């Protein structure tokens, strides 16, 4: 200098004018209530009342997708079982998780680093086409034994040798097919062959020892054990799992036909069963009718920052400190100035170099841009996806120079 | 907020994990004086996108994108 890997931070600042959504204070409009009296005015209180002024506040790293988990709330303070769903190496973190951290094994990359993860030796099913055969055995060609027949040659001969056809068997070493063909090499063995037997190598399983909390690793012994793939097919095993969601729920107000028909002996925990509870007029569905308001839940929370202690880390304890939307179909915006950033052009200066220079550094002037993804809707922890650009940390590979 | 369904040729739809097809439409030729109908033929596909499992994916798994639909109050 080039090419990469990985982690983190930011998401323009400020001033002016106008605009927008809550909150607080003050004044004001209106309604209602109470009290007073000179009887239609005054004072006080109150509010789904009107308008104005002032003050202060007002989106994100993902607010998103709604993919997981938890808080909170209601269902009977919600029992048992089956089914269903989710998850899946080991250990830890956590309120919890499908998240995170650390480790293990396998795979990819020269490397930094990245990706994957229970069981196929419990059972069922699948593996198209090709191929003989696709999972437990199987014989197309080939090889071999036997029986019988034919041909040729030799021979006295019903015999022998060679070749061929058929039948019945053996054989997975060779050919060829395929994504995948039942360990590899050598020797023995055999009619021919084959882990059939042996040696070495590779793997698997079991047992033992050592190390580790464990996944697992290393070593030894034994067994010819050689076992295909696929569970993102059913399934088996372990673990977790009641359901619904702030339109949850609570209170106030308004309205009305607590109407009609059909069904059921039922309703409640929802797919089923048992158990418990409730009701004897109760429930479900359909039709018809009514209301379309307010308050609350509501934002201080497993919260953020800094320091310190423990821990490899995720994370946790303690101390100090900060708090900043709460709307209810949705508010943060627009314009202008300056600064910062950035792009282009021109001019000047500088370094390296023998030199050239369009390259590098830097200063000034002029002109342009000001961005991307996207906006809270009960609240948190994650994941995933989108994102113009800028900055920082750690690391790897290649080339050159010292 | 909570759920459900779907995306394949221009349109409407098929397709056990095993060569992506049918009807209509389009184009070419024939028939006819001409057109329609009819007959014969031809072309047309990122199976919404990306990644994964698998020998092999339209289908199975994961994440995105798009479209359509449903539910809630009182009695």
């Nucleotide at each position: 200098g080039g090419a990469g890997u990985u982690g983190g931070a930011c998401a323009g600042g400020u001033c002016g004018u106008c605009g927008u959504c809550g909150c607080a204070a003050u004044c004001u409009u209106u309604g209602c209530c109470u009290u007073g009296c000179u009887c239609g005015c005054a004072a006080g209180g109150u509010a789904u009342u009107u308008g104005a002024u002032u003050g202060g506040g007002g989106a994100g790293g993902a607010a998103a997708g709604u993919c997981c988990g938890g808080g909170c709330u209601u269902c009977a303070a919600a029992g048992g079982g089956c089914a269903g769903g989710a998850u899946g190496c080991u250990g830890g973190a956590u309120a919890a998780c499908g998240u995170c951290c650390a480790g293990g094994a396998g795979g990819g990359g020269u490397g930094a680093c990245c990706c994957u993860c229970g069981g196929a030796g419990a059972g069922u099913g699948c593996c198209a086409c090709a191929g003989a055969a696709a999972g437990c055995a199987a014989a197309c060609c080939g090889c071999c034994a036997c029986a019988c027949c034919c041909g040729u040659a030799a021979g006295u001969a019903u015999u022998u040798a060679c070749g061929g056809a058929u039948g019945c068997g053996g054989u997975a070493a060779g050919g060829g097919u395929g994504a995948a063909a039942c360990g590899g090499u050598g020797g023995g063995g055999u009619a021919a062959g084959a882990g059939c037997c042996c040696a070495c190598c590779a793997g698997u399983u079991g047992c033992c020892a050592u190390g580790g909390u464990g996944a697992c690793a290393u070593g030894g012994c034994a067994a010819g054990c050689u076992a295909g793939g696929a569970a993102a097919a059913c399934c088996c095993c372990g673990u977790c799992u009641g359901a619904a969601g702030c339109a949850a729920g609570a209170c106030c107000a308004a309205a009305u036909a607590g109407g009609a028909a059909a069904g059921c002996u039922g309703g409640u925990c929802g797919g089923c069963c048992c158990g418990g509870c409730c009701a004897u007029a109760g429930c479900u569905u359909u039709c018809g009718g009514g209301u379309a308001g307010g308050u609350u839940g509501c934002u201080u929370g497993a919260g953020g920052g800094u320091g310190u202690a423990g821990g490899u880390a995720a994370c946790u304890g303690c101390a100090c400190u900060c708090c900043u939307a709460g709307a209810g179909g949705a508010a943060u915006g627009a314009c202008g100035g300056c600064c910062a950033c950035u792009c282009u052009a021109c001019u000047g200066a500088g370094a390296a170099g023998a030199a050239a220079u369009u390259g590098c550094u830097u200063a000034g002037u002029a002109g342009g841009g000001c961005g991307a993804c996207a906006a809270a809707a009960c609240c948190c922890g994650g994941c995933u996806u989108a994102u113009c650009g800028u900055c920082c940390g750690a690391c790897u590979c290649c080339u050159u120079u010292u | 907020u909570c759920c459900c369904u779907g995306g394949u040729a221009g349109c409407u739809c098929a397709a056990u994990g095993g060569u992506a097809g049918a009807g209509c439409a389009a184009c070419c030729g024939g028939c006819u004086g001409u057109u329609a109908a009819c007959c014969g033929g031809u072309a047309g596909g990122u199976u919404g996108c990306a990644g994964g499992u698998u020998c092999g994916a339209g289908a199975c798994c994961u994440g995105c994108c798009c479209a359509g639909g449903g539910a809630g109050c009182c009695a």

This is a predicted complex of two RNAs, RNase P RNA and transfer RNA, with 477 nucleotides together.
It holds a member of the Rfam family "Bacterial RNase P class A". Rfam describes the family as follows. Ribonuclease P (RNase P) is a ubiquitous endoribonuclease, found in archaea, bacteria and eukarya as well as chloroplasts and mitochondria.